Predicted 3D model of a 353-nucleotide part of an RNA (small-subunit ribosomal RNA, central domain) from Thermogemmatispora sp. PM6. The full RNA is in RNAcentral, with records from ENA and SILVA. Taxonomically the source falls in Thermogemmatispora (Bacteria, Chloroflexota, Ktedonobacteria, Thermogemmatisporaceae).
[in-house]
Context: one part of a larger RNA
């Protein structure tokens, strides 16, 4: 270059912003670099095809004339689409008003009914805990039980849901300021300002890692009772690091809907979060009708190897990005690049089935 592919078979990048690039609405003019055509040159010799000739014929050859895929600095026509230029448009995309809902972010205060542990007292006196069952451990130097007080750190029950928010990681006690985004209505402004998106930057669950704080509960590691044939486990008594604050690295994951982003187009039902409008007897609420975002379940077409998916497609189409090409070697070696380190990222090969 071509071809099929990517929800479970091998393949969607964890996400987001956004560079070059690709691609891009509607209606009118100019241009004629793309396109298409005509005409021109070009297209060696052999070779094709007509027609004549030479070896008895053919094969093969010699003149002659014609034909061609295909290529071109120029010349010429066209003017649809593509592309540039000018100039209008508003439906895409933005922005104004109005209006709502959310556990979206990020700081700083503040709560405590509950729960846990330590401590200091009362009371009380032999046990407690812990397991299939036990023992290690606690406890007469008064344990657990209860009861009054203090102390700490994590973590915020019901509300809670098949809920909502956010671009993903994610986010849940209250309230105060600082932010970000989305959804309805309006049709007032701007006039294609749009999509996508290699490089690139930014975010980015746990553990991890550097300093320095904090440490109740949980708890690798590690010690101990038990189990076992052992038992470097599983169950138990303990208990570092860590888990939490600040600051500043790591960049990784089943980072999963295993399903990239945008757009358009294609039966419907049911429930629910939330916005807007309309009926009804009147104001308003319930209920009913339309519509519009979002989350769910069933399902027609249709697709699909089959599970299934089906207006939030995995269906019809279109843009532009990633990615896949047998198994194991290997997400490794090696070199670059990043990181304090652990390690990441990029990314072979021999060899073997």
């Nucleotide at each position: 270059c071509u071809g099929g592919g990517c929800g479970u078979a091998a393949a969607g990048g964890g996400c987001c912003u956004g560079u070059a690039g690709g691609c891009g609405g509607u209606c009118g003019g100019g241009c004629a670099g793309g396109u298409u055509c005509c005409g021109g040159c070009u297209g060696a010799c052999a070779g094709c095809c007509c027609g004549c000739g030479g070896c008895u014929u053919c094969a093969c050859u010699g003149c002659g004339g014609g034909a061609g895929a295909g290529g071109c600095a120029g010349g010429g026509a066209a003017g649809a689409c593509g592309g540039u230029c000018c100039g209008a448009c508003u439906u895409g995309a933005g922005g104004g008003c109005c209006a709502c809902a959310g556990a979206g972010g990020g700081a700083c205060a503040g709560g405590g009914a509950a729960a846990u542990u330590c401590c200091c007292g009362g009371u009380g006196g032999a046990g407690c805990g812990g397991u299939g069952a036990a023992a290690u451990g606690c406890g007469u130097a008064g344990a657990g039980a209860u009861c009054g007080g203090g102390a700490a750190g994590a973590a915020c029950a019901c509300c809670g849901a098949a809920g909502g928010c956010g671009a993903a990681g994610g986010c849940a006690c209250u309230g105060u300021c600082c932010u970000g985004g989305g959804u309805g209505g309006u049709a007032c402004c701007u006039g294609a300002c749009g999509c996508u998106g290699a490089g690139a930057g930014g975010c980015g669950a746990a553990a991890g890692c550097u300093a320095g704080g904090g440490g109740a509960g949980c708890g690798a590691a590690c010690g101990g009772g038990a189990u076992u044939a052992g038992a470097u486990a599983c169950c138990c008594c303990g208990g570092u690091a860590g888990u939490c604050c600040u600051a500043g690295c790591c960049g990784u994951a089943a980072a999963c809907g295993c399903u990239g982003a945008c757009c358009a187009c294609u039966a419907g039902g049911u429930g629910u979060g939330u916005g807007g409008g309309g009926a009804g007897a009147u104001c308003g609420a319930c209920c009913c009708c339309c519509u519009g975002c979002g989350c769910g379940c069933c399902g027609a077409a249709g697709c699909g190897a089959a599970c299934g998916c089906a207006u939030g497609a995995a269906g019809u189409g279109g843009u532009c990005c990633g990615c896949c090409u047998g198994g194991g070697g290997a997400g490794u070696a090696c070199g670059g690049c990043c990181g304090c380190a652990a390690g990441g990222c990029u990314a072979a090969a021999a060899c073997u089935c």